[in-house]
C1' cells in the first nucleotide's frame, strides 16, 4: 500500500439501499404495582444529537470528501 466488511443508550442489535413525525427492539438500571419475600409477571421513566471533522440540502444516522479504530482479503 490496495480492497471489502464495520464503529448507533450500559450491553446486544435493526434502521442508512430511496434523506423527513418523538431514532425502534432485545437484555440491563431506576421508580410504582403485585406478592408474607423474592423471582416471575405487568406499569411508566431516565439513558445514544448515531466513530471525528467539514461540506451538499429547508433538512443528515442516512448523501459527498478526508481522517481515526476494529475484522478480513490481496500484495
Nucleotide at each position: 500500500a490496495g480492497c471489502g466488511g464495520g464503529g448507533u443508550g450500559g450491553g446486544g442489535a435493526a434502521g442508512u439501499c430511496a434523506g423527513g413525525u418523538c431514532a425502534u427492539c432485545c437484555c440491563g438500571u431506576c421508580g410504582g404495582g403485585c406478592u408474607c419475600a423474592u423471582a416471575a409477571c405487568c406499569c411508566g421513566a431516565a439513558a445514544a444529537u448515531c466513530a471525528g471533522u467539514a461540506g451538499u440540502u429547508c433538512a443528515a444516522a442516512u448523501c459527498u470528501a478526508c481522517u481515526c479504530c476494529c475484522c478480513g482479503c490481496u500484495a